A computed fold for an 85-nucleotide RNA from a Eubacteriaceae bacterium, annotated as c-di-GMP-I-GGC riboswitch aptamer.
It was read from a public genome assembly, where an Rfam model found it.
Model confidence (mean pLDDT): 85 of 100.
Lineage of the source: Bacteria > Bacillati > Clostridia > Eubacteriales > Eubacteriaceae.
């Protein structure tokens, strides 16, 4: 440096409830665990979602722009322990 247990010490919290915010995508607080070796951080890569614009006779659909939002989607980074290979 990698790599990762039925070790050790700690951690972190999906649904789903009740609040409080938001047009929404969703956050946030508590509750609750479904998981998790980065479920720490980054939305400046790409991905997926809201909303409006842009296209249409009209609707919806794609492509294209604008806009927020998701790191528990790949990615990037930083990092605690140390059996085993």
């Nucleotide at each position: 440096a990698g790599c990762g247990a039925u070790a050790a010490a700690g951690g972190c919290a999906a649904a789903c409830c009740a609040g409080u915010c938001g047009a929404a995508a969703g956050a946030c607080u508590g509750g609750g665990a479904c998981g998790c070796a980065a479920a720490g951080c980054c939305a400046a890569g790409g991905g997926u979602c809201u909303u409006c614009c842009c296209u249409u006779u009209u609707u919806a659909c794609a492509a294209g722009g604008a806009u927020g939002a998701c790191a528990g989607c790949c990615g990037g980074u930083u990092a605690c322990c140390g059996a085993a290979a």